[in-house]
RNA sequence: AAUGAAGAUAGAGGUUGCAAACCUUAGGAGUAUUUUGGAGGAGUCGGAUAGACUUUGAGACCAAAAGAAAGGAAGUUUUGCCGAAAUUUAAGAUUUGUCGAAAUCUUAGGUUGGGACUAUGGAUAAUAUCUGUAGGACUGUCAUUAUCAGAUGAUAAUGGGGAGCUGUCGAAUGA
Numbered sequence: 001a002a003u004g005a006a007g008a009u010a011g012a013g014g015u016u017g018c019a020a021a022c023c024u025u026a027g028g029a030g031u032a033u034u035u036u037g038g039a040g041g042a043g044u045c046g047g048a049u050a051g052a053c054u055u056u057g058a059g060a061c062c063a064a065a066a067g068a069a070a071g072g073a074a075g076u077u078u079u080g081c082c083g084a085a086a087u088u089u090a091a092g093a094u095u096u097g098u099c100g101a102a103a104u105c106u107u108a109g110g111u112u113g114g115g116a117c118u119a120u121g122g123a124u125a126a127u128a129u130c131u132g133u134a135g136g137a138c139u140g141u142c143a144u145u146a147u148c149a150g151a152u153g154a155u156a157a158u159g160g161g162g163a164g165c166u167g168u169c170g171a172a173u174g175a
Base pairs, nucleotide, nucleotide: 002173003172007169008168009167010166011165014082017081018080019079020078021077023075024074025073033066034065035064036063037062038061043053044052045051047099048098049097085112086111087110088109089108090107091106092105093104094103095102113139114138117135118134119133120132121131122130123129141160142159143158144157145156146155147154148153
């Protein structure tokens, strides 16, 4: 020279890489709900219980007037990043009167390289969107094989995974 552990550091992929926040917009919806009137006559409040309302008239129905919001979604901008993040299992904590259920957070594991499409299950007002499973393509990366060559590359096939891949530093070996 070369090879190069643990570790450190800096990066790459991309039909819109991932996530968050403000604002605007559509939708939710002329829905929920409130008031008045009509008719009517005992229950109503999302699973149970407690409790509340109700013959000074319930729920459901008809007419008129008034009339929301949240989760979720699209877009611009900004911020943090490349297991970014998502999902699932178990345990624990918090919230809702209590249980259940649900939501949020923490810890320990599992799966997923990336975006889309198709089928199916779940969530949801929704054919939007999110998500689990499966499928075949596309794309990025590494390895192997083959061919070409401009010999540091290109093409094709097969296979693997993010605790990966690439660059630099780097113990040790060392012509």

Predicted 3D model of a 175-nucleotide RNA (Lysine riboswitch aptamer) from Psychrilyobacter sp. S5.
NCBI's taxonomy places the organism under Bacteria, Fusobacteriota, Fusobacteriales, Fusobacteriaceae, Psychrilyobacter.
The RNAcentral record of the sequence draws on Rfam.